Overview: The prediction has a mean pLDDT of 88. Large-subunit ribosomal RNA, domain IV from a metagenome, 326 nucleotides, folded computationally.
[in-house]
Context: one part of a larger RNA
RNA sequence: GCAUUGUUAAGGAACUCGGCAAAUUAACCCCGUACGUUAGCAAGAAGGGGUGCCAGAGCAAUCUGGCCGCAGUGAAAUGGCCCGAGCAACUGUUUACCAAAAACACAGGUCUCCGCUAAAUCGUAAGAUGAAGUAUGGGGGCUGACGCCUGCCCGGUGCUGGAAGGUUAUGGGAAUCUGUUAGCUUUAUGCGAAGCAGUGAACUUAAGCCCCAGUAAACGGCGGCCGUAACUAUAACGGUCCUAAGGUAGCGAAAUUCCUUGUCAGGUAAGUUCUGACCCGCACGAAUGGCGUAAUGACUUGGGCACUGUCUCGACAAUGCACCCG
Numbered sequence: 001g002c003a004u005u006g007u008u009a010a011g012g013a014a015c016u017c018g019g020c021a022a023a024u025u026a027a028c029c030c031c032g033u034a035c036g037u038u039a040g041c042a043a044g045a046a047g048g049g050g051u052g053c054c055a056g057a058g059c060a061a062u063c064u065g066g067c068c069g070c071a072g073u074g075a076a077a078u079g080g081c082c083c084g085a086g087c088a089a090c091u092g093u094u095u096a097c098c099a100a101a102a103a104c105a106c107a108g109g110u111c112u113c114c115g116c117u118a119a120a121u122c123g124u125a126a127g128a129u130g131a132a133g134u135a136u137g138g139g140g141g142c143u144g145a146c147g148c149c150u151g152c153c154c155g156g157u158g159c160u161g162g163a164a165g166g167u168u169a170u171g172g173g174a175a176u177c178u179g180u181u182a183g184c185u186u187u188a189u190g191c192g193a194a195g196c197a198g199u200g201a202a203c204u205u206a207a208g209c210c211c212c213a214g215u216a217a218a219c220g221g222c223g224g225c226c227g228u229a230a231c232u233a234u235a236a237c238g239g240u241c242c243u244a245a246g247g248u249a250g251c252g253a254a255a256u257u258c259c260u261u262g263u264c265a266g267g268u269a270a271g272u273u274c275u276g277a278c279c280c281g282c283a284c285g286a287a288u289g290g291c292g293u294a295a296u297g298a299c300u301u302g303g304g305c306a307c308u309g310u311c312u313c314g315a316c317a318a319u320g321c322a323c324c325c326g
Stems, first nucleotide, its partner, number of pairs: 001321008010312002014310001019307001027051005036041001038145001052067006068072001080305007087297002092104002108143007120129003146292004151222003156219002158215005165210003171204002177198004183191002223241005250284001251281001262278005
């Protein structure tokens, strides 16, 4: 000097990104216990009191009397607590070895496919899973307890249905044309039957696409400009352009707000954080769910009580190591 541990006057978070770490609390018995609430909880809420030994009584719990110490859960082990907000309902799961969470899962909700040789999946196949199941079943997608709800848009993309018309592969179909030549003949660079080859038009023919509808808890989307009220300001109101339709309820400087430490209020002597409001939402918004919500959380965040070497500001001690001397 470092590490681990212990103690510390006065103060008590002034430390620090942050009470990180440490301290406090603690067992059992009794009393007592608020808001909120899904009536289960919250709750060990909070906050108080007791605890040893001896004698007697009693089945015992315990009661009565006495005794000792600074101290009786005499050591060890053994919850700190309260108030507010966010997120996720919850128990659970996860990045084996830097992330345990607000991520995943979840019960519940909803959409969709599948009638059994099921759909879906693996395999070239045989075959297998699904399932020795049968729609109260099985597969897939989204959402994620519960409560109140879930608005408008089908123009685009997707899916489902439709079949009149357009387009369209292959097949059918064979017209036409070409080659070849018996023959013909006005012997020419001519014509040319049948056959054999080649070519292959019209016509006919599926799904699909075009087309017509439906469908958003399918993928997704949910406007601009101008004017107007007897102070001013604002605009219930009007005009106009565009769109498939122009964001409803609820929430809102938010895990979302750039400007921004927005403005006001609360808390502090002092608050870029926090809480409650406001709404000018750069760029919330309704199962990529919206808003609430008791309980729960090694989650995130603000405040307080208690407590403390975190600090003012250090000090001392023990053990180990380093180092020095012998």